Notes:
This is a predicted structure of a 72-nucleotide RNA (transfer RNA) from a Candidatus Sungiibacteriota bacterium. Its Rfam family is "tRNA". It is annotated as a transfer RNA.
[in-house]
RNA sequence: GGGCGCAUAGCUCAGUGGUAGAGCGUCACAUUGACAUUGUGAAGGCCCGAAGUUCGAUCCUUCGUGCGCCCA
Numbered sequence: 001g002g003g004c005g006c007a008u009a010g011c012u013c014a015g016u017g018g019u020a021g022a023g024c025g026u027c028a029c030a031u032u033g034a035c036a037u038u039g040u041g042a043a044g045g046c047c048c049g050a051a052g053u054u055c056g057a058u059c060c061u062u063c064g065u066g067c068g069c070c071c072a
Base pairs, nucleotide, nucleotide: 001071002070003069004068005067006066007065010024011023012022013021018055026042027041028040029039030038048064049063050062051061052060
């Protein structure tokens, strides 16, 4: 220098155009003598940035940033 992939909640990941979800974790309550387990509920993300397409973009297109892999 060229090609490909990834970026969404604290962590690991779903979500292929129409109000963003799960598991684990955190907090509260119930349960216990207490802890753990279990059950119920809650908080927590304007989806890496900018522009474009569209009535509407996490999703499609372009550019950029970061990380990873391959080639040279």

Taxonomically the source falls in Candidatus Sungiibacteriota (Bacteria, Bacteria candidate phyla). RNAcentral holds the sequence, with entries from ENA. Its mean pLDDT, the model's own confidence on a scale to 100, is 83.